Model confidence (mean pLDDT): 85 of 100. The part of an RNA shown here (large-subunit ribosomal RNA, domain II) has 697 nucleotides and comes from an activated sludge metagenome. Its Rfam family is "Bacterial large subunit ribosomal RNA".
Context: one part of a larger RNA
RNA sequence: CCCUGCGAGUCAGCCUGUACAGCUUGGUUAAGCCCCUCUGGGGCGGAGCCAUAGUGAAAGCGAGCGUUAAAAGCGCGACACUGUUGUGCGGGCUGGACGCGAAGCCGCGGCGAUCUAACCAUGGCCAGGUCGAAGUGGGUGUAGCAACUCAUGGAGGACCGAACUCUUCUCCGUUGAAAAGGGGUGAGAUGAGCUGUGGUUAGGAGUGAAAGGCUAAUCAAGCCCGGUGAUAUCUCGUUCUCCCCGAAAUAACUUUAGGGUUAGCCUCGAGCCAAUGGACGAUGGGGGUAGAGUGACCGGAUGGAUUUUGAGGGGCUUACCGGCUCGCUCAGUCCAACCAAACUCCGAAUACCAUCGCACCUUAACUCGGGAGUCGGUCCGUGGGGGCUAAGCUUCACGGGCGAGAGGGAAACAGCCCAGACCGCCAGCUAAGGUCCCGAAGACGAUCUAAGUUCGCAAGGAAGUGGAGACGCUAAGACAGCCAGGAUGUUGGCUUAGAAGCAGCCACCAUUUAAAAAGUGCGUAACAGCUUACUGGCCGAGCGUUUCUGCGCCGAAAAUUAACGGGAAUCAAGAUCGUCGCCGAAGCUGCGGGAGGCAAGAGACUGCGCGUCUUUUGUCUCGGUAGGGGAGCGUUCCACGCAGGAUGAAGGGAGACCGUGAGGACUCCUGGACGACGUGGAAGUGAUGAUGCAGGG
Numbered sequence: 001c002c003c004u005g006c007g008a009g010u011c012a013g014c015c016u017g018u019a020c021a022g023c024u025u026g027g028u029u030a031a032g033c034c035c036c037u038c039u040g041g042g043g044c045g046g047a048g049c050c051a052u053a054g055u056g057a058a059a060g061c062g063a064g065c066g067u068u069a070a071a072a073g074c075g076c077g078a079c080a081c082u083g084u085u086g087u088g089c090g091g092g093c094u095g096g097a098c099g100c101g102a103a104g105c106c107g108c109g110g111c112g113a114u115c116u117a118a119c120c121a122u123g124g125c126c127a128g129g130u131c132g133a134a135g136u137g138g139g140u141g142u143a144g145c146a147a148c149u150c151a152u153g154g155a156g157g158a159c160c161g162a163a164c165u166c167u168u169c170u171c172c173g174u175u176g177a178a179a180a181g182g183g184g185u186g187a188g189a190u191g192a193g194c195u196g197u198g199g200u201u202a203g204g205a206g207u208g209a210a211a212g213g214c215u216a217a218u219c220a221a222g223c224c225c226g227g228u229g230a231u232a233u234c235u236c237g238u239u240c241u242c243c244c245c246g247a248a249a250u251a252a253c254u255u256u257a258g259g260g261u262u263a264g265c266c267u268c269g270a271g272c273c274a275a276u277g278g279a280c281g282a283u284g285g286g287g288g289u290a291g292a293g294u295g296a297c298c299g300g301a302u303g304g305a306u307u308u309u310g311a312g313g314g315g316c317u318u319a320c321c322g323g324c325u326c327g328c329u330c331a332g333u334c335c336a337a338c339c340a341a342a343c344u345c346c347g348a349a350u351a352c353c354a355u356c357g358c359a360c361c362u363u364a365a366c367u368c369g370g371g372a373g374u375c376g377g378u379c380c381g382u383g384g385g386g387g388c389u390a391a392g393c394u395u396c397a398c399g400g401g402c403g404a405g406a407g408g409g410a411a412a413c414a415g416c417c418c419a420g421a422c423c424g425c426c427a428g429c430u431a432a433g434g435u436c437c438c439g440a441a442g443a444c445g446a447u448c449u450a451a452g453u454u455c456g457c458a459a460g461g462a463a464g465u466g467g468a469g470a471c472g473c474u475a476a477g478a479c480a481g482c483c484a485g486g487a488u489g490u491u492g493g494c495u496u497a498g499a500a501g502c503a504g505c506c507a508c509c510a511u512u513u514a515a516a517a518a519g520u521g522c523g524u525a526a527c528a529g530c531u532u533a534c535u536g537g538c539c540g541a542g543c544g545u546u547u548c549u550g551c552g553c554c555g556a557a558a559a560u561u562a563a564c565g566g567g568a569a570u571c572a573a574g575a576u577c578g579u580c581g582c583c584g585a586a587g588c589u590g591c592g593g594g595a596g597g598c599a600a601g602a603g604a605c606u607g608c609g610c611g612u613c614u615u616u617u618g619u620c621u622c623g624g625u626a627g628g629g630g631a632g633c634g635u636u637c638c639a640c641g642c643a644g645g646a647u648g649a650a651g652g653g654a655g656a657c658c659g660u661g662a663g664g665a666c667u668c669c670u671g672g673a674c675g676a677c678g679u680g681g682a683a684g685u686g687a688u689g690a691u692g693c694a695g696g697g
Stems, first nucleotide, its partner, number of pairs: 001697006011095013026050003032044005054061002064076004098237002101234001105227003109224003117201009126191001128160003131156001135152006164188003169184004203219001205215003240632006250263005264374002266371006275363001276364001277361002280357006291346001292344002299339002302336005309331004313326005377402010407418003422593004427589003433583003436567003442580007454569001460554002464551010481538005487511003492506003517532001521530002594622012633686001635683007644674001651670005657664002
């Protein structure tokens, strides 16, 4: 992992609804007793319970009562209403209460010291080697000691090192040879040593040279049994079918935030019918948002003017008084331009409220009651806050989608665009989006683009190219190029070593001229040299500057070719404008079929209520998670009825049959003794899921 079997809303009591039934001159018995065909049935039994009156905390009073001194007020009642018993079903409460699942807690409960910790008793063990304490003897030595020296001696939690005990480091092993080992290396090895046997101490207890260590592979409280189905606001799972409707991810409160309670939103039932609701239109409202404004306030804020506004400052002058002056400062005033969520002299569109309307929808509104689920949302558009006018960010508001929505488009792609799937069809039309090939469907007219732009990007940059302008020069010859000239006073003056057009400073005149700077740039030490302005000639028609605009270019570096889905495409298969087609979805239409709601007609039944059923026509509807409601299928057993069966029951296998489905027939084979069907009843009643349980593979 697969197969087969098992596997989860039950039962009891009470309460509350609902459907049905009985009684209603109210309903109903409980224990117990009696009888019978005795797990059962019938009868008796009225104690009790509910109802028949409420109200008050109560005494109590009573169609009223309470409150209060008293209420005429207020609260709950009466007047306006059947009730009760039983059964099924929905829900609540109490119980294990849909199933499985803890870690845990407790008990005068029990079992453990064959592992291990400590202790008690009694035994055992430690190759070999080394060092050489005290003491003792001899000698030397002393007055005598001391001391020294040579021997002897054999101390030690002494030294080296096997057995033995331990385990420092490393490698291997890690579904191991092993639930702690193997190889190498290492520590102790006469001691607080190691070890055999027997014994003692235990669960909030022991033992511990102390690590929360150890107490039988278990220890911050052992193991077994019991309380026990502990509890689990948590996770997982929860078994047949079809039909109708269909959410929420919000508010308030919460030792509350992944949980609850109430409300909101869903569903089912009842009530209400000219009293609502929705859409649309008209009319009437209040507002202070968008915008706008700023000599209409408030706050902010830029430049200028004003010296005949005020205050101050700098400079010059001045014995003092004062005077002159200014690229100065502040305030005022004036002019111009400006900003505001917490500014407003103004002020929309929408939205909201109300009234009216009828052509539209037709109870959708509202009230009461039964049952829920939801309380993690998410993306997109728009208006805001936070953030960086960052985030697939965060937080509000309004709308849409997904959630719970399939289909077509966007290559692929919950939230984008189109569009809401009852079923069938080898029929048609369209939407978004497409129409060269992959791949259904296309052509035409005009213009643009040369970048494969198309098919990713900014500031900024550029004689790319198209369109529309403006200004200037130009046959009295422009612009570019080529040929020629580009001179003289003069090397201007100053400065300087030098300064001659060209280091620098000052001036920038005049002459000859067609024209030529007191010199545009190179250059020299300085000159020289080259060149420009400027002029003539050659040539012969446009040239230069600038504004707006279409399409393109650069800017443009990343990890797959990888920024058209690919191929490929250039008067396009790109872009813009225009024209007429076509393709394209579960949309719309056509044909056939099914189901539900409503209305009307007909028929049947009837408890008589358009109550139930059938049918016809019309009309509307039928995506769907949580969830509500409805109708059914099948399994086991029971009661009654009633088939079948050795000429073959159940069960098993196969098959092209029937039913919208759960499912149900029929035939053949197998099988070898039971057992279908109808009407009811009762449940151990339906399995791909729980790392489910058992068995098998």